[in-house]
RNA sequence: CGCUGUUCUCAGGGCGGGGUGAAAUUCCCCACCGGCGGUAAGGGGCGCGCCAACCGGCCCAUCCCAAGCCCGCGAGCGCCCCGGUGUCAUGGAUCAUGCCCGGGGGUCAGCAGAUCUGGUGUAAAUCCAGAGCCGACGGUCACAGUCCGGAUGGAAGAGAACGUCA
Numbered sequence: 001c002g003c004u005g006u007u008c009u010c011a012g013g014g015c016g017g018g019g020u021g022a023a024a025u026u027c028c029c030c031a032c033c034g035g036c037g038g039u040a041a042g043g044g045g046c047g048c049g050c051c052a053a054c055c056g057g058c059c060c061a062u063c064c065c066a067a068g069c070c071c072g073c074g075a076g077c078g079c080c081c082c083g084g085u086g087u088c089a090u091g092g093a094u095c096a097u098g099c100c101c102g103g104g105g106g107u108c109a110g111c112a113g114a115u116c117u118g119g120u121g122u123a124a125a126u127c128c129a130g131a132g133c134c135g136a137c138g139g140u141c142a143c144a145g146u147c148c149g150g151a152u153g154g155a156a157g158a159g160a161a162c163g164u165c166a
Base pairs, nucleotide, nucleotide: 002165004163005162006161007160008159009158010157016030017029018028019027031146032145033135034134035073036072037071038070042065043064044063049058050057051056068133069132077110078108079106080105081104082103084101086099088098089097090096091095115131116130117129118128119127137149138148139147
């Protein structure tokens, strides 16, 4: 360093100004934000080497950083299945269906979101410039990416300690 196991820790940002109004961090104008892994023609940079010549420059990895809208994943909502429950609703009915609450699992991609133009170049989805676009569910005196809530939750994943095998 690799394989593999147990435990533990960590794991999301953002409404500031103005307008309308009885009421808006929800509408309108301006503003603000960007989870995880991958990829990367960008950036940094160890060593070697080179140049130069002294405290410099070039080059540069299996090192570090780099995408909201390129690939994939997560949470959430939907859908399906199983189990539990009920002073609920309907139905001639110790059951069925629906609904509500709580828990577990799965699946589909269901809107599971959103990028173009110019420049450079062999090559751009990624670089540079410009313009644009996207953002679960429930709540709310008024429609929410930014407020409140489920959530002191869950989780992609990151790391640590101890152990296993080669």
The prediction has a mean pLDDT of 76. This is a predicted structure of a 166-nucleotide RNA (FMN riboswitch aptamer (RFN element)). Its Rfam family is "FMN riboswitch aptamer (RFN element)". From the family's description: The RFN element is a highly conserved domain that is found frequently in the 5'-untranslated regions of prokaryotic mRNAs that encode for flavin mononucleotide (FMN) biosynthesis and transport proteins. This element is a metabolite-dependent riboswitch that directly binds FMN in the absence of proteins.